Predicted 3D model of a 74-nucleotide RNA (transfer RNA) from a Candidatus Uhrbacteria bacterium. Its Rfam family is "tRNA". It is annotated as a transfer RNA. NCBI's taxonomy places the organism under Bacteria, Bacteria candidate phyla, Candidatus Uhriibacteriota.
RNA sequence: GGGACGGUAGCUCAGUUGGUUAGAGCAGGUGUCUUAUACACACCCGGUCGAUGGUUCGACUCCAUCCCGUCCCA
Numbered sequence: 001g002g003g004a005c006g007g008u009a010g011c012u013c014a015g016u017u018g019g020u021u022a023g024a025g026c027a028g029g030u031g032u033c034u035u036a037u038a039c040a041c042a043c044c045c046g047g048u049c050g051a052u053g054g055u056u057c058g059a060c061u062c063c064a065u066c067c068c069g070u071c072c073c074a
Base pairs, nucleotide, nucleotide: 001073002072003071004070005069006068007067010026011025012024013023019057028044029043030042031041032040050066051065052064053063054062
């Protein structure tokens, strides 16, 4: 330099033939339970969906460019 894949909550990841609430598990907080801790259960908390533009009535999803990571080729 060329190519492929990925970037979504503090962490691990779902989610898209574009559509009306953006989710799960773990972590954290509160409560119940317990002598207490743990376990269990209930609730809560938490995101400018990598960035900027574009298309569209409408974008996490489509298009362009850029940034970051992994791998392959040279």